Overview: Predicted 3D model of a 1454-nucleotide RNA (small-subunit ribosomal RNA) from an uncultured bacterium.
């Protein structure tokens, strides 16, 4: 695109065309074939004459009865023609059935044209009628009479058939045969009229039509169907038919189809066309035309021109109906209809008017053939449902929003206008042309034209006019992406969606609504099929080394192809021409219906097939030659090529003998096992089987499997090299034969080693493995079988062409002894080319040709079934259901790996101290509990938010209270200063109660409150997986990209790799790169050494003054020290090592030395890390409560478990005393000193200080004394007693001081944590939050001050380079099998059921044909009764095919 559709929404009209695809199921009712009276005898109806009666009665008329075939006409019968056409259906059918050609000297043909001849004689029946039988009925029988265009008999016989007989003539051998004579044999009907006529009969000839046969070619799958056939093939003879023929019969003979596919089987009516395609082609075969089959299933034949007959007959079967149970009837796959099937397909309509058929002289009759109407969107086509203006882009609604707007939306109102449709009135006569009659014209009494008349179903229909008045008429689908259209709100992996890939777990453009859009439109989707896209079966036009895919090789018949010259032919081929190729369709013009869709007219195409000329370049056939393909032959050298047969020495193992002793042997370590009966070792001699070290090699042979000690013999082979012979003898090969590794079977042999199965010892959770000791098939030979390998080059063979550079092997040359030519082989690397890519590349996977194998998505499955081989074993062939949406191949980039290279790092490792054991402080889980508020969970949680939880904080519980609310704020409206001491309720918010109690002003009010209303409130309620900001870790680890060029089809690749260098992608040199960013580094800040400057609150040498005493004072800034500004350090300089970067050194110098040391700084990223409780902020939830106030609890429990710390276990200490040296840092409603109480915490007075000015004991460390190893003068938990202090307030729950008490612990399992120099370890001081404080925490000062690193092999973690890869959520990945569970299809299965063909035997209906003495008939002839052959039925034994089967096997999905 399309459809003979169907099913959902939904629907105004015309024209055109189509409507059981299922059940060739069943079928009520009507109806589809008649017709002629001019063949006939008749007259039952009708209707007319005539005769006769009756009756009304007006000589007549008119009604009724009877009678009469007299006329018109006609039921029924005789007869004649039609009934074989039209019409349905698609069962069968793979076939001369259809379709094309061709052909019958082997045929038939009613009706109808033409031609020629006749159409005389005569005669028996018979229906009907009538009279009677049988019967329920359908019928049927018996008698009697009778006509014909019914039927027979003679006659005649142009013809015509047949026999003789003659023999032009053909292709003349057979054999047809034209002409002549002879002789047999066969016709006929009349009928109509007034008449000639007209219309028939009957015989031959010819035509036309229409059949009937035969033949070429073409006409579906299946080889898991390979043989079939016995009237079968063919002859000779007969028989029969229209007419050939085994059609059929007798004899003979043994053929006859098949791999170019018989035979079975399974499917289908063939074709013209149709559909789709760009075309080749692929599907399909409904309307419409042709053929051809069948009519309820099967079988037969009669009639006739023509059936073996749809609406005849017989006979058999089912199956419906009628019945009086004897018996009978029927066949819608006509047209309408009905039931049933199904998803589904219509009026029991009207008409012969027209076209067409029957009959007939016609008039006519008949005609579900046609013609027309009805229903159905089921197709095609064409028209409308308005058009034109019209913007404050209207208001309201929906929708959407950032609250500005936006969107429907020119849509609407609104004003103009039109009137096809619709309605309604009214017009209107093409289809019509006949026939009949009548009248006219032409010629030949009849035909043919005119004309008058009559004759229409549809249908008063198409068109046409006027009238009304936008009036009567729009919807379906879809909007993630393919794909043309977005948002909102519901929904929360549910409900659903879905063509495919997928959506959907709380912000869903994907579900469902809505609103806006798209797209088509009286339809729009959805399911179905078909064809395209799909070059995805590849003729046009595919491949096959890794994706599926070259047979394991060699021979070789069939069949495909095939060298060069020469002639001939003309089958292929090419060209002209001729016939057909039906019409209808298609296609191009015209015309015709208002226009199209239809239609008509003409051309055209129907690519085919056949005759009948021409050409000859190719192919083919044929003829001659030819030598380069092939092959023979000689000669030469080659090699693990193949049989067979003999040699050999090394090794093992065994056996004797000797030596000799305690083990050996074996492993990652060990046992098992051998040994004191003497092993292992080691010598010597002997046996027995199997394989050949070294040579040796990308070597070399062979077709492949495959050859390997040497020497012999047979046998083959390819190479080279030369002449010479044959003359295309060639390639490739389906079937077919032969060859084939290793295991495997049979039989025999033979067995040293090795060595499946087995033993037995290890190893493991287990070890039916791998490791050890042993050890039988078997490894070996002979003969035979089997026939598969990842039989690989994963690459069939064969021939030709096409740059090149280098090895090697066998050969022949030439040579200047350098080299170099040539044919065959065997490697390596590249040029173009190919290729998806890797990567092939003259040994192609290149460019051509020719045979042959194979392939066509993964799984199922190389499985089942069948069949073939085989002793088995299993080989070969080789599918379905059914399930997935992928599976596969190359290559990219990451990530991984108990891969491999180099490299770092307190990562080991060498060291110091710790933690894990105790008590105690904190934090955590867990538990409790009303509440123990909430986060943070591996490293990256746990002294963490939290740098200060009694009350407050505070987010949690109880309980009491507000509700526009505690807090801020806009508008309107009231009132008043606000505030508010006391009291007084109450636990307390709060409630009452109230002394007291304004300000400015332009006099309008304003400010500040407080009430009410309203707008906004308010949330530590949910989502860190909707964010922002900010942070943690990998990691201060060295990476992490960018622009240009290049390289790749492309993912990407290069830069950034490599060599060396660094702490460093630091840097150097290489370099298809060349550069540049983020990052390292360094610019910053603190220290450490110097200048310089400035000197106050700091200093204090120098000078002076003074004190008990102090830089106290006056001066001074030199010094310290402090602010500021430089400087210095950069592998600069030397050694040695390197191209260079660098690197080295107890180098110098210097305050430092190679980054002097700390600090701040964290690239791209990753972990949906952490926080919505610090802050923000989006959806989303609460609104008298999830908001707020307040009182008291709680956060602070406590069987426990774990993380970080404190103090210790003591003598390098404890304790008393004395006494010495910092830094940094804060300090005003607060800090801190000094006097004085006080043992102390502290208090009372007094005093400084807003600071380099005042304040701020350093402590280990020294010195003296003591304490003597003890649960202690260690340790200090815990418990009593007093108290200090902050604070509204120490019970729950503060710190601190005194006295008393005196717990656990005496160095800590397994395991784990920090550090590398001013660090560790250890002493102290500060501060922040703070009224106080649970601070032993954090931050920071400082003072004392160490060991240790051999070295990267191991643990962890990283960075680079590189392999491998089935991951890529990246190894905390993938992923396999068995078990268990459900569900699907499926094999086999004792066996049951069905089914179509076939074969045997018996039976056998009507029929046709043979035969037949009694019977009937005048005769013809007929019965009758045998007899063949068939259908059907009956029975047997096989063979397929289908479906079912307890069980059972294996698949598949989950």
């Nucleotide at each position: 695109g399309a459809u003979g559709a169907a099913c959902g929404c939904u629907a105004g009209c015309u024209a055109c065309a189509g409507g059981c695809u299922u059940a060739a199921c069943a079928c009520a009712u009507g109806c589809a074939a008649g017709u002629c009276g001019a063949g006939g005898g008749g007259c039952a109806u009708c209707a007319u004459g005539u005769c006769g009666g009756u009756u009304g009665c007006u000589u007549g008329c008119a009604a009724c009865c009877g009678a009469u075939g007299a006329u018109g006409g006609c039921g029924a019968c005789c007869g004649g023609c039609g009934c074989a056409c039209g019409g349905g259906u698609g069962a069968g059918u793979a076939a001369c059935g259809c379709g094309u050609a061709u052909c019958c000297a082997a045929c038939c043909u009613u009706c109808c044209c033409c031609u020629u001849a006749c159409u005389a004689g005569g005669g028996a029946a018979u229906a009907a009628c009538c009279c009677g039988u049988c019967g329920a009925a359908a019928g049927u029988c018996g008698g009697a009479c009778u006509a014909a265009u019914g039927c027979c008999c003679u006659a005649u016989g142009u013809u015509c058939u047949c026999c003789c007989u003659u023999g032009c003539a053909g292709g003349c051998a057979u054999c047809u045969a034209a002409u002549u004579g002879g002789g047999a044999g066969c016709a006929a009907a009349g009928a109509u009229a007034u008449u000639u006529u007209u219309c028939g009969g009957u015989a031959u000839g010819g035509g036309a039509u229409g059949g009937g046969g035969a033949u070429g070619c073409g006409u579906c799958u299946g080889a898991u169907u390979a043989g079939g056939u016995u009237g079968u093939u063919g002859g000779c003879g007969g028989g029969g038919u229209a007419a050939c023929g085994g059609c059929c019969c007798a004899c003979c003979a043994a053929g006859c189809c098949a791999u170019c596919g018989a035979u079975c089987a399974g499917u289908a009516g063939g074709g013209g066309u149709u559909c789709u395609g760009a075309g080749a082609g692929g599907a399909a075969g409904g309307c419409c035309c042709c053929c051809c089959a069948c009519a309820u299933u099967g079988g037969g034949a009669c009639u006739g021109a023509g059936a073996c007959a749809c609406g005849g007959c017989c006979c058999a079967a089912a199956c419906u109906c009628c019945u009086a149970c004897g018996g009978g009837a029927g066949g819608c796959a006509g047209c309408a209809g009905u039931g049933a099937g199904g998803a589904a397909u219509a009026u029991u309509g009207g008409u012969c008017a027209a076209u067409g058929g029957g009959c007939g002289g016609a008039a006519g009759c008949c005609u579900g053939a046609a013609c027309c109407a009805g229903c159905c969107a089921a197709g095609u086509a064409g028209c409308g449902u308005g058009c034109a203006g019209g913007a404050u882009g209207a208001c309201u609604g929906c929708c959407c929003u950032a609250u500005g707007g936006g969107u429907u939306g020119u849509a609407a109102a609104c004003u103009g206008c039109u009137u096809u449709u619709a309605u309604g009135c009214g017009g209107g006569g093409a289809u019509a042309a006949u026939u009949g009659a009548g009248c006219c014209u032409a010629c030949g009494u009849g035909u043919a034209g005119g004309u008058u008349u009559u004759u229409g179903c549809a249908g008063g229909u198409a068109c046409c006019g006027c009238a009304u008045g936008a009036a009567u008429a729009a919807g379906g689908a879809c909007c993630g992406g393919c794909u043309a259209a977005u948002u909102c709100c519901g929904u929360g992996c549910c409900a659903g969606c879905a063509g495919c890939c997928g959506c959907g777990g709380u912000a869903a453009u994907a579900c469902g609504g809505a609103a806006g859009g798209u797209c088509c439109g009286g339809g729009c989707g959805u399911u179905a099929u078909c064809c395209g896209g799909a070059u995805u079966u590849a003729u046009u036009g595919g491949g096959u080394u890794u994706a599926a895919a070259g047979g394991g090789a060699g021979c070789g018949c069939a069949g495909g192809c095939g060298g060069c010259c020469u002639u001939u032919u003309a089958a292929g081929c090419g060209u002209g021409u001729u016939g057909u190729g039906a019409a209808a369709a298609c296609c191009a013009g015209u015309c015709g219906c208002u226009c199209a869709a239809c239609g008509a007219c003409u051309g055209g195409c129907u690519u085919g097939c056949a005759g009948c000329g021409c050409g000859a370049a190719c192919u083919g056939a044929a003829u001659g030659g030819c030598u380069u393909g092939a092959g023979u032959a000689c000669g030469g050298a080659c090699g693990a090529g193949g049989c067979a047969g003999g040699c050999g020495g090394a090794a093992u193992u065994c056996g004797u003998g000797g030596u000799g002793u305690a083990g050996c042997g074996g492993u990652g370590a060990a046992a098992u096992g051998c040994u004191u009966a003497g092993a292992u070792a080691u010598c010597a001699c002997g046996a027995a089987g199997a394989a050949c070290c070294c040579c040796g090699a990308u070597u070399g042979c062979g077709u492949a499997g495959g050859c390997a000690g040497c020497c012999u013999g047979c046998c083959a082979g390819g190479c080279c090299g030369u002449u010479a012979c044959u003359g295309a003898c060639g390639c490739u090969a389906a079937a077919g034969c032969u060859c084939g590794a290793a295991a495997g079977u049979g039989c025999g042999g033979g067995u040293a080693u090795c060595g499946a199965a087995c033993a037995g010892g290890a190893u493991u959770a287990g070890a039916u493995a791998c490791c050890c000791u042993g050890g039988u098939a078997g490894u070996c030979c002979g003969c035979a079988c089997g026939g598969u390998a990842a039989a690989c080059g994963a690459u069939g063979g064969a021939u030709g062409c096409c740059c090149g550079c280098u090895g090697c092997c066998g050969g022949c040359g030439a040579u200047a002894c350098a080299u170099u030519g040539u044919c065959g082989g065997u490697g390596g690397c590249c040029a173009a080319g190919c290729g998806a890519a890797a990567g092939c590349g003259u040994u192609a996977a290149g460019c051509a040709u020719c045979c042959c194998a194979c392939c066509u998505g993964g799984g199922g499955a190389g499985u089942a079934c069948g069949c073939c081989g085989g002793c088995a074993a299993c080989g070969g062939u080789g599918a379905a259901a059914c399930u997935c949406a992928a599976a596969g191949g190359a290559a990219u980039u990451g990530a991984c790996g108990g891969g491999g290279g180099c490299c770092c790092g307190c990562a080991c490792a060498a060291g110091c101290g710790g933690a894990g054991g105790a008590a105690c402080a904190u934090g955590u889980g867990g538990u409790u509990u009303a509440a123990u508020u909430c986060g943070a969970u591996g490293a990256u949680a746990c002294g963490c938010g939290a740098g200060g939880a009694a009350c407050c904080u505070u987010a949690c519980c109880c309980g009491g209270g507000c509700u526009u609310g505690a807090a801020u704020u806009g508008c309107a409206g009231g009132c008043g200063a606000a505030c508010g001491a006391u009291c007084c309720a109450g636990a307390g918010a709060u409630g009452g109660u109230g002394a007291g109690g304004c300000c400015c002003u332009u006099c309008g009010g304003g400010g500040c409150g407080c009430c009410u209303g309203u707008g906004a409130a308010g949330g530590u309620g949910c989502u860190g997986c909707a964010u922002g900001g900010u942070u943690g870790u990998c990691g201060u680890c060295a990476g992490c990209u960018c622009g240009u060029g290049c390289c790749g089809u492309g993912a990407g690749g290069u830069g950034u790799c490599g060599g060396c260098u660094u702490a460093a992608g630091u840097g150097c040199c290489a370099u298809a790169a060349c550069g540049a960013g983020c990052g390292c580094a360094a610019c910053c800040c603190c220290u450490c050494u110097c200048c310089g400057u400035a000197g106050u609150u700091g200093c204090c040498a120098u000078c002076g003054g003074g004190u008990a005493a102090u830089g106290c004072c006056g001066g001074g800034c030199a010094c310290u020290c402090u602010g500021c500004g430089g400087a210095c350090a950069c592998u600069g300089c030397c050694u040695c090592c390197g191209u260079a970067a660098g690197g080295u050194g107890u180098g110098a110098g210097g305050a430092a030395g190679g980054u002097g040391g700390g600090g701040a700084u964290g690239a791209c990223g990753u972990c949906a890390a952490a926080u919505c409780a610090g802050c923000a902020c989006g959806g989303c939830c609460c609104u008298u409560a999830c908001g707020u106030c307040c009182g008291g609890g709680g956060c602070u429990a406590c069987a426990c478990a774990c993380g970080u710390g404190u103090u210790a276990c003591a003598a390098u200490g404890g304790g008393g005393u004395a006494u010495a040296c910092a830094g940094a840092g804060g300090g005003u409603c607060a800090g801190c000193c000094g006097c004085c109480g006080g043992c102390a915490a502290c208090g009372u007075c007094g005093g400084u200080u807003c600071a380099a000015u005042c304040c701020u004991u350093a402590a280990a460390g020294u010195g003296c004394c003591u304490c003597u190893c003890a649960g202690u003068u260690c340790g200090g938990a815990c418990u009593g007693g007093g108290g200090u202090c902050u604070g509204c307030a120490a019970c729950c729950c503060g710190a601190c001081c005194c006295c008393a008490c005196g717990a656990a612990g005496c160095u800590g399992g397994a395991u784990u944590c920090g550090c590398u120099a001013g660090u560790a370890a250890u002493c102290g001081c500060g501060c922040a939050u703070c009224a106080g404080c649970c601070a032993c925490g954090g931050c920071g000062c400082g003072g004392u001050g160490a060991a240790u690193a051999c070295g990267u092999u191991c643990c962890c973690g990283g960075g680079c380079c590189u392999u491998g890869u089935a991951c890529a959520c990246a190894c905390c990945g993938c992923c396999c099998g068995u078990c268990a569970a459900g569900c699907c299809a499926u094999g086999a299965a004792a066996g049951c059921c069905g089914g179509g063909g076939g074969c045997g035997c018996c039976u056998g209906a009507a029929g046709u044909c043979c035969g037949u003495g009694a019977c009937c008939g005048c005769g013809a002839g007929g019965g009758u009764c045998g007899g063949c052959c068939u259908a059907g039925g009956g029975u047997g034994a096989a063979a397929c095919c289908g479906g079912u089967g307890a069980u059972u096997g294996g698949g598949g999905c989950u």

RNAcentral holds the sequence, with entries from ENA and SILVA. Its mean pLDDT, the model's own confidence on a scale to 100, is 81.